Model confidence (mean pLDDT): 82 of 100. A computed fold for a 1490-nucleotide RNA from Theodoxus fluviatilis, annotated as small-subunit ribosomal RNA. The organism belongs to Theodoxus, within Eukaryota. It matches the Rfam family "Bacterial small subunit ribosomal RNA". Its family is annotated with structural constituent of ribosome and ribosome in the Gene Ontology. The RNAcentral record of the sequence draws on SILVA.
């Protein structure tokens, strides 16, 4: 410090995901020790049991027990310092300590102050004091009531209980004088009022009252401290004064009167959520989260209300009272409150022991011993956390077995392990010895503790967990077969999976790993440090203006803002530093920082703030100046329609091409005249005007702002949340007008449909007044102001200046454009008085995509609807720019038998022939648009054959290896359909060092053999296509973040990325061309088995002699735009011409770049994997089948005829191919062919070409045409039936040139004639090749198909067969509405009113005091009032559940219906907005170009 995930790649925006760190954590697996800390986060849910406040006899009277004393009638009875034990009166504590976080958005907290507005046991300091009396009462004794708890009645007693009086203060109240500016303070007089208590032999210890201190508290102030505006008003004791209660103290804190205030957008009230902090937790920090363990404040103690009591409480373990629950009971009435420690139920993923101790720290009480103490200190239980150690060290190679892999060689587990020697040996066990925590004069005194630490002893014991596709360290085999399953994210699994499961091996962390869940970070992804808004999200439509924010120069004062010192605070712990104790760490303990904050002070004066000027910012005036600037008044010409009238006849209109439709009742057209309502041609221009919307015919008054110049005012200004006014086009209302146009609607075409595009009609509306909506792609998709930053001789407009030729130059201001440097920007791109460039200011607005600008709540509208504005659920991408393809019913330029133009076909018939489909036991498989179909198959009667019925074999028809025998063959009978059984004959071979070696067969035995079983989508060769189309690329440079460009584009030219020119490009490579073969000429060269011209011979014949000239064989050479004239650019070419056999690639052929199509082949071959093995699949045999046959479809044949049939006679060829062969020639046979027989291993034979020329028919289903069918036969072959070819004879179908449609060919080409060869025992109409004869036509490139530059759109990259919209049907889920159910919470406004507590009455009842003894003071019961909790009642309001039906959201397998968007997407699409429509959507108005 970052990665990964949107694309074919690429940059950017941009969310989602992951690596880090931490928990009071749970689960899952696993577990050796120990040291420190942590432990109910849920039910503030209920609790059994037991413990968590006592204590004082030096305050008090009593009892009872032991002892001691005296007395004694011996039964007992008094007395008692000291002691122990009960209760009780009394003092002190129980308000501390433990607990828990419900409640509280401020009576809380946290800092800082303020108390001159206050209190304050115990303690400490200092002064004074401590008299004199006096009535009760508890306990106890007895009498009663009650189940019980508890209670009365009467009667004795004491007090440091209780009360009286004397004594006294800084307390009250007055006077008076001093200080002061007031509040207030200070001295001195009078008056009035209030206090005590005793215990103790003695030190001593209480008690009172006062001033002070400290401690602890009360109360008030400023700051600061959650979320929501879909809560915007709220508030009557409510604010504030006057007096009065009342309290320790202020205060409306209460209560009377009087005024009408407080609070709030700087967010009041109300919802809702929450203890606050010190800190922890995470971050570089600034932040963000968080509030457990400790430690500081608050609040609470079943719930809810209340005072008592005291220094404190409105009181967890005290009281009354209401209410819920739980217990006892004798039903009459009681008692209870773990949120103290432990414990139980329960909730819950989840959290411990009904433990010892007061030794220590603390506290409480007591003079004190001590007593109590579940606070504490300790142990116990949990890997829950952090730290620490251990699980042995050493040697030890054959590299052991095993295990896993394998190329079968070996590798790898691995010094690991076994084995051996030496050692160590932290824990457990045993034995021994042993601290500190102890500190109170001294002694005494340890729960933990069989402590910890130390010696010695013996060898008992201790490794899992996750993870190995990238991300992110680590791979292989096997099993599954989109199935089980994984998965943070992207993904992974459809038979070779490093992603599932398992094993092997590896990585990581380790007594723990991992999972999950929260939280920060990463995330600059709320951006204060630190973003952003032209096109990704995101500038309000605009303009004025309030509040707020910010503000020009120049001087001056002050110290609020700002900066600096100093103080005081900012608890302790904690983080942190350097050092210290526990063997170390973790803990600990001591010392120092630190703490970014608050106020108090004491300073600087530069900015702001505060005052005074100034003009340069803003404004006002004058007199100009331009203009569709606004709203009114008038008025004007073409037009288009109507109407009236004339001319005039048959059509007109209107399309893509029609029809509706109007017209013979007279249209259209023409001509005139008239009515009307609506828009202003030309001018007209990236011209003008406007704040924006928006303004267009002239006229005229009324008016708004702009510029330029000249004065004057003096910062008067910028910006602007709320607010206000404007604000197209549709649309409401109401009342006009309506000529055109035109939603809807109607007809009419077009279509599968057509509710649309087109076409004829046509209502609202468009106009007008006047009132309303408040949106639009209201757009420069770019708020407003200011100021600075290269150009240019550039358009344009409007004013002013200057100079002279008066129409021009020069210059300034102020608009409006088109380029462009710097700069900026993802990228396009903006680009200087028109930034998106550097600042400054202010407002507005964004934070993935969908849901969705939707629901629901408010506002605002007559409605439509605007405006504000969520969420649950889903996805892991949505997107911007640009870049290369591909693809357009975009564009441009070019090429091909591509269209044209020709010349024959196919399609229609009959037969072959492949395919489909049917059928069958089998009709084996494959090829499926071009590019499958006469195709694999260069030839299915058996064979072939892979299919089928049947026989019949299993180490096997074929290989190796082993072990045993023997030759093997062979030949003859039986059996059978054959393979094959049986049975008879016959029985080893060769080589040799004689040991033994091969060889062939046959039997046996596993290992293997064998598959035309499956995967051409696991493959390799091989081949098809595009395409013989011109293309497809690579180094270096050079632009660009970059994918990528550039070169390969341009301009010309070719057949051609051939060429030349130009050019940030300059070479090169594969492909074109050329090299090669074969044809066309000639020349040279050879001359047999070709040839024969001259010479000769024979003549039947180049047959001979000769010859080699010719043809012909087969080697070399020949053409290159090389010459000449034009075009062109002085080029490349090109058009012409010469010459020449051939001329511009001279024909043909081979040749086929990178790739495409998961194009074809596992059945030519090879081959991984699977799958089968006495087998539905290996091997062998016969038969059968692949040749079926209502049909459809390719490709062929031969025909319909006279350019032809027939016959009959004649003439000219090429290449091929032959010994199991070609077959001459001679005989038979009508023939196919017999049969005899020469030549040819081939320039020698075979061997004859047909079409052509000469004859007949004469337009008929024919002398056409030959199918089909009888019947005779040859041929091949074991074999011709299913299922061959062939002959003679005899039959003689359809068919008269073939619909839509469609093929091929540009010259030796199409056509047509034959001939010949692979295959082959025998079968061609296919197929490979020959060769003869021998044409038409091409104007052109405007349409079809292909295919190539370039360019432009693009939502497309599986790339148009592509993407994609919406309805409708189906599951699911989540959410609005809902007649209402039903519950919680709160306002109000009524009823009740317990307990208390004030106040009032107070005839009942009463010790202390006074009294004259009656009675009085005073109290206290009882009643009454007022406050007022729980409880009821009403009507609201908020706000959860729930709810027939309903509305529209989202996901889903391959579903329906269309085809709405992207290409001009086949009607450019989108924006408001009305209207209509199964459905995307479609049409009207206006708007932007995206």
């Nucleotide at each position: 410090a970052g990665a990964g995930u949107u694309u074919g790649a690429u940059c950017c925006u941009g969310g989602c995901u992951c690596a880090g760190a931490a928990c009071g954590a749970a689960c899952g697996c696993u577990g050796g020790c120990g040291g420190c800390a942590u432990g109910c986060c849920u039910a503030a849910c209920a609790c059994a049991u037991g413990c968590a406040a006592g204590u004082c006899g030096a305050a008090c009277g009593u009892u009872a027990a032991a002892g001691u004393u005296c007395c004694u009638u011996c039964g007992g009875g008094g007395a008692u310092g000291a002691u122990u034990a009960a209760a009780g009166u009394g003092g002190c504590g129980c308000a501390c300590g433990g607990g828990u976080g419900a409640g509280u958005a401020a009576u809380a907290c946290g800092u800082a102050g303020a108390u001159a507005a206050c209190c304050u046991g115990c303690c400490u300091u200092u002064u004074a004091g401590u008299u004199u009396g006096g009535g009760a009462u508890a306990a106890c004794u007895u009498u009663c009531u009650g189940a019980a708890a508890a209670g009365a009645g009467a009667g004795c007693u004491a007090a440091u209980a209780c009360c009286g009086g004397a004594u006294a203060a800084u307390a009250c109240g007055g006077a008076a004088a001093g200080c002061a500016a007031a509040a207030g303070u200070u001295u001195u007089c009078c008056g009035u009022u209030a206090c005590a208590a005793g215990a103790u032999u003695u030190c001593u210890c209480g008690c009172u009252a006062a001033c002070a201190g400290a401690u602890g508290g009360g109360u008030c102030u400023g700051c600061g401290u959650g979320a929501g505006a879909u809560u915007a008003g709220c508030u009557a004791g409510u604010u504030g004064g006057u007096g009065a209660g009342g309290u320790a103290a202020u205060g409306g804190c209460u209560c009377a009167c009087c005024a009408a205030g407080g609070c709030g957008a700087c967010g009041a009230u109300c919802u809702u959520u929450a203890g606050c902090u010190g800190g922890u937790c995470u971050g570089a920090g600034a932040g963000g989260a968080u509030g457990a363990u400790c430690a500081g404040c608050c609040a609470c103690a079943c719930u809810g209300g209340g005072a008592c009591u005291g220094a404190g409480a409105c009181a967890c373990g005290g009281c009354c009272c209401a209410g819920a629950c739980u217990c006892c009971u004798a039903c009459g009435g009681g008692a209870g409150g773990c949120a103290g420690c432990a414990g139980u139920g329960g909730g819950g993923a989840a959290u411990a022991u009904u433990g010892g101790a007061c030794a220590a720290u603390g506290g409480g009480c007591g003079a004190a011993a001590g007593c109590c103490u579940g606070a504490u200190c300790c142990a116990g239980c949990a890997a829950u956390g952090c730290c620490g150690c251990g699980u042995g060290a050493g040697u030890g190679a054959u590299g052991a077995a095993g295990g896993c892999c394998u190329u079968c060689g070996g590798g790898u587990u691995g010094u690991a392990a076994a084995g051996c020697u030496u050692c160590u040996g932290u824990g457990a066990g045993g034995a021994g010895g042993g601290a500190a925590g102890a500190a109170c004069a001294c002694a005494a005194u340890g729960a933990c503790g069989u402590u910890a630490g130390c010696u010695c002893u013996a060898g008992c014991a201790a490794a899992g967990c996750a993870c190995c596709g990238g991300c992110u360290a680590a791979c292989u085999c096997c099993g599954u077969g989109c199935c089980a399953g994984c998965a943070g994210c992207c993904g992974c699994g459809g038979u070779a999976a490093u992603a599932c499961g398992g094993a092997g091996g590896g990585u990581g962390c380790a007594a723990g790993c991992g999972u999950u869940g929260u939280u920060c970070g990463g995330a600059a992804u709320u951006a204060c440090u630190g973003g952003g808004c032209g096109u990704a999200a995101a500038g309000c439509g605009u303009a004025c203006g309030u509040a707020g924010g910010c503000g020009g120069c120049u001087u001056g004062u002050u110290a609020a803002g700002u900066c600096g010192g100093a103080u005081g605070u900012g608890a302790a712990a904690u983080c942190c530093c350097a050092g210290g104790g526990c063997u170390c760490a973790a803990c600990c303990g001591a010392g120092g920082a630190c703490g970014u904050g608050c106020a108090u002070u004491c300073g600087a004066a530069a900015c702001u703030g505060c005052a005074a000027g100034c003009u340069u910012g803003a404004g006002u005036a004058u007199g100009g100046u331009a203009g569709a600037g606004g709203g009114g008044u008038g008025u004007g010409g073409a037009a288009u329609u109507c109407c009236g009238a004339g001319u005039g006849u048959a059509g007109a209109g209107g399309u893509g091409a029609a029809a509706u439709u109007c017209g013979u009742a007279g249209a259209u057209a023409u001509u005139c005249g008239g009515a009307g309502g609506a828009a202003c041609a030309c001018c007209a221009g990236u011209g003008g005007c406007g704040a924006a919307g928006g303004c267009g015919g002239c006229u005229u008054a009324c008016u708004g702002g702009g510029c330029a110049a000249u004065a004057c005012u003096g910062a008067c200004g910028c910006u602007g949340a709320g607010g206000u006014g404007c604000g197209a086009a549709a649309g409401c209302g109401u009342g006009g007008g309506g000529a055109g146009c035109a939603a809807a609607c109607a007809g009419g075409a077009u279509u599968a449909g057509a509710u649309a595009c087109c076409c004829u009609g046509g209502u609202a509306g468009u106009c007008c007044a006047c009132g309303c909506c408040g949106u639009a792609a209201a757009c420069g998709a770019u708020g407003a102001g200011u100021g600075c930053u290269a150009g240019g001789a550039c358009g344009u407009u409007g004013c002013g200046g200057a100079g002279c030729u008066u129409g021009c130059u020069c210059u300034g201001c102020g608009g409006u454009g088109a380029c462009g440097u710097a700069g900026c920007u993802a990228a396009c791109g903006c680009g200087a008085u028109u930034a998106a460039g550097c600042a400054c200011u202010c407002c507005g607005c964004c934070u993935g995509g969908g849901g969705a600008g939707u629901a629901c709540g408010g506002u605002c509208g007559c409605a439509a609807g605007a405006u504000u504005a969520a969420a649950a659920c889903u996805c892991a991408a949505a997107g911007g720019a640009a870049u290369u393809g591909a693809c357009g019913g975009g564009g441009g330029c070019c090429c091909g038998c591509a269209c044209a133009a020709g010349c024959g076909g196919u399609g229609g018939a009959g037969c072959a022939u492949g395919u489909g489909g049917u059928u069958u036991a089998a009709u084996u498989c494959g090829a499926a648009g071009c590019a499958a179909c006469g195709c694999g198959a260069a030839g299915a009667a058996c064979c072939u054959u892979a299919c089928c019925u049947g026989g019949g074999c299993u180490u096997g028809a074929c290989a190796u290896c082993c072990u045993u025998a023997g030759a093997c063959a062979g030949c003859g009978a039986u059996a059978g359909a054959a393979a094959u059984a049986u049975c008879g004959u016959c029985u080893c071979c060769a080589c040799u060092u004689c040991g033994g070696u091969g060889g062939c067969u046959a039997a046996g035995u596993g290992a293997c053999a064998g598959g035309u079983g499956c995967u051409g989508c696991a493959u390799g060769g091989c081949u098809g296509u595009c395409g013989u189309c011109a293309g497809c690329u690579c180094g270096u440079g050079u632009c660009g973040u970059g994918a990528g460009a550039u070169g390969u584009u341009g301009g010309g030219u070719u057949a051609a990325g051939u060429c030349c020119c130009g050019c940030a490009a300059c070479g090169a490579g594969c492909g074109c061309a050329a090299c090669c073969c074969u044809u066309g000429u000639c020349c040279u060269u050879a001359g047999u088995u070709g040839c024969c011209a001259u010479c000769a011979u024979u003549u039947a014949a180049g047959u001979u002699g000769g010859g080699c000239a010719c043809u012909c064989u087969a080697a070399a050479g020949g053409a290159c735009u090389g010459c000449c004239g034009g075009u062109g650019a002085c080029a490349a070419a090109c058009c012409g011409g010469a010459g020449g056999a051939a001329g511009g690639u001279g024909g043909g052929g081979a040749u086929g770049a990178c790739g495409u199509c998961a194009a074809g082949u596992c059945c030519u071959c090879a081959u991984g994997g699977c799958c089968c093995u006495u087998a539905u699949g290996g091997g062998c045999c016969a038969g059968g089948g692949c040749u079926a046959c209502a049909c459809a479809c390719g490709u062929g044949c031969u025909a319909c005829a006279a350019u032809g049939g027939c016959c009959g006679g004649u003439a000219c060829a090429a290449a091929a191919a032959g010994u199991u062969g070609c077959u001459u020639u001679g005989u038979c046979g009508c023939g196919a062919g017999g049969c005899a027989a020469a030549g040819c291993c081939a320039a020698u034979c075979c061997a004859a070409a047909a079409a052509g020329c000469c004859g007949u028919c004469u337009c008929a289903g024919u002398u056409c045409g030959g199918a089909u069918u009888g019947c005779u036969c040859u041929c091949u072959g074991c074999a011709a039936c299913u299922c061959g070819a062939c002959u003679c004879c005899a039959u003689g179908a359809a068919g008269u040139c073939g619909g839509a449609a469609u093929c091929g060919c540009u010259a030796g080409u199409a056509a047509u004639c034959g001939c010949g060869g692979a295959u082959c025992a025998g079968c061609a109409u296919g197929c490979c090749g020959c060769g003869g004869u021998g044409a038409a036509u091409a104007c052109g490139u405007u349409c079809c198909c292909g295919g190539g530059c370039c360019u432009u759109g693009u939502a497309c990259a599986c790339a148009c067969c592509g993407c994609c919209c919406g309805u409708c049907a189906c599951a699911c889920c989540a959410u609005g509405g809902g007649a209402g159910u039903u519950g919680a919470c709160a306002u109000u406004a009524g009823c009740a009113g317990a307990a208390g507590a004030c106040g009032u009455u107070g005839a009942g009842c009463u010790a202390a005091c006074c009294u004259a003894a009656c009675g009085g003071a005073g109290g206290c019961a009882a009643g009454c009032g007022u406050c007022c909790a729980a409880g009821c009642u009403g009507c609201u309001g908020u706000u959860g559940a729930u709810g027939a039906c309903u509305g529209g959201g989202g996901u889903g397998a391959a579903g329906u219906c269309g085809u709405a968007a992207c290409a001009a997407g086949g009607u450019a699409g989108c924006c408001c907005u009305a209207g209509g429509a199964g459905a995307a959507c479609c049409u009207g108005g206006g708007g932007a170009u995206g």